[in-house]
Context: one part of a larger RNA
RNA sequence: GCCAACGAGUGUGUUGCGUGUCGCUUAGGUUAAGUCCUCCGGGACGAAGCCGUAGUGAAAGCGAGCGUUAAUCCGCAAACGGAUUUUGGGAAUUGUUCGGUUGAAGUUUACUUUAGCCGGCAGUUUCCAAUAUCCAAUGGUGGCACGUACACGACCCGAAACCGGGUGAUCUAACCAUGGCCAGGUUGCAGCGGGUGUAACAACCCGUGAAGGACCGAACUCACGCGCUGUGCAAAACGCGGGGAUGAGCUGUGGUUAGCGAUGAAAUUUCAAUCGAACUCGGUAAUAGCUGGUUCUCCCCGAGAUAGCUUAUGGGCUAGCGUCGGUUAAAACGUUUUGGGGGUAGAGCACUGAAUGGGGUUGUCGCCGAUAAGGUAGACACCCUAACCAAACUCCGAAUACCAGAACGUGUUCCCGGCAGUCAGACGAUGGGGGCGAAGCUCCAUCCGUCGAAAGGGCAACAGCCCAAGAUCUCAAACUAAGGCCCCAAAAUUGUCAUUAAGUGUAAAAGGUGGUGGGAAGGCAAAUACAACCAGGAGGUUGGCUUAGAAGCAGCCACCCUUUAAAGAUAGCGUAACAGCUCACUGGUCAAGCUUUCCUGCGCCGAUAAUGUACCGGGGCUAAAAUGACAUGCCGAAGUUGAGGGUGUCAUCUCUUGAUUGAGAUGGCGCGGUAGGGGAGCGUUCGCAAAACGCUGAAGCCAAGAGGGUGACCUCUGGUGGAGUUUUGCGAAGUGAGAAUGUUGGC
Numbered sequence: 001g002c003c004a005a006c007g008a009g010u011g012u013g014u015u016g017c018g019u020g021u022c023g024c025u026u027a028g029g030u031u032a033a034g035u036c037c038u039c040c041g042g043g044a045c046g047a048a049g050c051c052g053u054a055g056u057g058a059a060a061g062c063g064a065g066c067g068u069u070a071a072u073c074c075g076c077a078a079a080c081g082g083a084u085u086u087u088g089g090g091a092a093u094u095g096u097u098c099g100g101u102u103g104a105a106g107u108u109u110a111c112u113u114u115a116g117c118c119g120g121c122a123g124u125u126u127c128c129a130a131u132a133u134c135c136a137a138u139g140g141u142g143g144c145a146c147g148u149a150c151a152c153g154a155c156c157c158g159a160a161a162c163c164g165g166g167u168g169a170u171c172u173a174a175c176c177a178u179g180g181c182c183a184g185g186u187u188g189c190a191g192c193g194g195g196u197g198u199a200a201c202a203a204c205c206c207g208u209g210a211a212g213g214a215c216c217g218a219a220c221u222c223a224c225g226c227g228c229u230g231u232g233c234a235a236a237a238c239g240c241g242g243g244g245a246u247g248a249g250c251u252g253u254g255g256u257u258a259g260c261g262a263u264g265a266a267a268u269u270u271c272a273a274u275c276g277a278a279c280u281c282g283g284u285a286a287u288a289g290c291u292g293g294u295u296c297u298c299c300c301c302g303a304g305a306u307a308g309c310u311u312a313u314g315g316g317c318u319a320g321c322g323u324c325g326g327u328u329a330a331a332a333c334g335u336u337u338u339g340g341g342g343g344u345a346g347a348g349c350a351c352u353g354a355a356u357g358g359g360g361u362u363g364u365c366g367c368c369g370a371u372a373a374g375g376u377a378g379a380c381a382c383c384c385u386a387a388c389c390a391a392a393c394u395c396c397g398a399a400u401a402c403c404a405g406a407a408c409g410u411g412u413u414c415c416c417g418g419c420a421g422u423c424a425g426a427c428g429a430u431g432g433g434g435g436c437g438a439a440g441c442u443c444c445a446u447c448c449g450u451c452g453a454a455a456g457g458g459c460a461a462c463a464g465c466c467c468a469a470g471a472u473c474u475c476a477a478a479c480u481a482a483g484g485c486c487c488c489a490a491a492a493u494u495g496u497c498a499u500u501a502a503g504u505g506u507a508a509a510a511g512g513u514g515g516u517g518g519g520a521a522g523g524c525a526a527a528u529a530c531a532a533c534c535a536g537g538a539g540g541u542u543g544g545c546u547u548a549g550a551a552g553c554a555g556c557c558a559c560c561c562u563u564u565a566a567a568g569a570u571a572g573c574g575u576a577a578c579a580g581c582u583c584a585c586u587g588g589u590c591a592a593g594c595u596u597u598c599c600u601g602c603g604c605c606g607a608u609a610a611u612g613u614a615c616c617g618g619g620g621c622u623a624a625a626a627u628g629a630c631a632u633g634c635c636g637a638a639g640u641u642g643a644g645g646g647u648g649u650c651a652u653c654u655c656u657u658g659a660u661u662g663a664g665a666u667g668g669c670g671c672g673g674u675a676g677g678g679g680a681g682c683g684u685u686c687g688c689a690a691a692a693c694g695c696u697g698a699a700g701c702c703a704a705g706a707g708g709g710u711g712a713c714c715u716c717u718g719g720u721g722g723a724g725u726u727u728u729g730c731g732a733a734g735u736g737a738g739a740a741u742g743u744u745g746g747c
Base pairs, nucleotide, nucleotide: 001747002746003745004744005743006742011152012151013150015149016148017147018146019145020144021143022142023141024140025139028051029050030049034045035044036043037042055062056061065076066075067074081135082134083133084132086130087129088128089127090126091125092124093123094122095121097120098119099118100117101116102115103114104113105112106111107110155293156292158290162283163282164281165280166279167278173257174256175255176254177253178252179251180250181249182247184216185215186214187212191208192207193206194205195204196203220244221243222242224241225240226239227238259275261271262270268277296681297680298679299678300677301676306319307318308317309316310315320422321421322419323418324417325416326415330412332410333409334408335407336406337405338404339403340402346396347394348393352390353389356386357385358384359383360382361381363380364379365378366376367375368374425451426450427449428448429446430445431444432443433442434441456467457466458465472645473644474643475642477641478640479639483635484634485633486619487618488617492632494631495630496629497628498627499626505621511605512604513603515602516601517600518599519598520597521596522595523594524593532589533588534587535586536585538562539561540560543557544556545555568583571582572581573580646671647670648669649668650667651666652665653664654663655662682736684733685732686731687730688729689728690727691726692725693724700720701719702718703717705716706715707714708713
């Protein structure tokens, strides 16, 4: 590294909340300890307690009301469906029904018929109230399931640490007891002897002697330098050198000191390859606001990177934004329109400040003058005029935005509750702060955009740019967007008119450019312009001054006159000074345009970097395949259209059901998706019930085999295998693996 197996949201709680479902429900529901029974699975009894049946108030309390207040307002609370039965009341209507009354007709004059009104009775319909029963819903309560919170190890793995009980001084540190070891050589202390010497000492010399944390150097011991080694011979060795080597020396054996400790010629050093607190077992699944990992499928919706608080800033809580369920009403959004307030953009200078030119006035100051008179380039203040500046200026002042009303449109939003995730955002556009009007910089703003969580086409490649009112699935169909159409490479070597010569295009500034296109306004020109060529360019005069000199041409002053077609008291070069050569200016030759300034298109120079061209994606491109303008076609996406299928939701219809329950059809609108919410399923193991299969071959295993399902998966066939297995409906989980420097095994 690969393969296989194992490997992470679980359990308990008569805890809270919510949803679903079931039981009970004539206001009720339920038991706890315990007792009894049992076929040992469980069952029965047991109202103590709990929830509910009334609220309200801080409370006393009062009570369908209570609180508040002087009293209201106000706050919280109370109220409830359908069917049937009976009773009562009201209304309508009917009646071959009864009584009263009014009118008409007939007549027997008090009777009949008929029409209307009022009342009673009976029936029918309907409304209201009460009663009873039933049903349903809501509600109550208890069980179960699910979601979530809380307490516990609480999704799993992971510290460094802390505490307790023990085990260690066979390594090492120090000490104790008892033993051992140090080749050889050198030096030659004290003392002593002798000699010299002294008054006696002292001192000196010679000898003897054998001291020393003395000297050289093996064993022994240490470890200073370098090499070598560095998957080693070795978890510290080896090689060549080095230090000590009679000493605070080295060493054998036995013993002592123990972790909140010992030991330490002291380095936090050593205490068994472990030391700022040994090792071992336990507390212990310590804790971890941190890192990593967290296992099947399909469907619907779908965020956030903000605010406030926080010993808070990579963590939380609440709100905001998501999802699911629910109740109500139009409280929501968009467009149009009406009515509002504003002090931004802009503009302005009336205020507050800043600031420039011109003119003026008086006052003060400055300067000149003498301190005066007087004068004056100046300073301050003020006035006039012209042109300007401002986030913390405003005499003014939009567009948008915001608030409210109305109409129309959409079909959403508010509210209540369950469950979240998010609190590091990024770039782009616009308006701003910081910065250097630097940054792929930083901080705000916009009910901004995209990415995030978005695939497709374009930009060679390239989250944040452009296109796409955004990818449900299939299609050898069509039309387009951005962008393109010579080849790579789908589509124009398309048409017309210009520009560029730089491969500009295919990187860059100040600055430079008699490169070239277009435009505008001047001047000169057949009385000959512009350029070129020929000729002249003179005299007073070497102007005066200055100077060594100064003659047009070092410098200062002046800059006239004359002759002329024209000619400066000279624009440059030149000489020591002259000289000399040009220029201005004039004539001639020649013959047709010349020249100045400004605006503008495209170029050129400026232009230097490190692996290899390397700043068009490449090839390559010049009346383009470059640039500008116009035109017509075509290509081009998962956009749009066409055809068919799936699915969510809403509406309608049909059948069905106790039921908007289920199925089907048609139509409308949808179906990108991370965190996350919701829904529906597949598979594994075990159990219960029912039903099946199996030695005529179960499970398992093998096979680009044949089928079914959107999918997880399922079925069949063949082979192998050799004894169990499956289906349906429920139930319970040690229930799904690719990752965790995962664990174990194999290779």
Large-subunit ribosomal RNA, domain II from a Parcubacteria group bacterium, 747 nucleotides, folded computationally. The source organism's lineage runs through Bacteria and Bacteria candidate phyla. The coordinates come from a structure-prediction model, not an experiment, and the mean pLDDT is 81.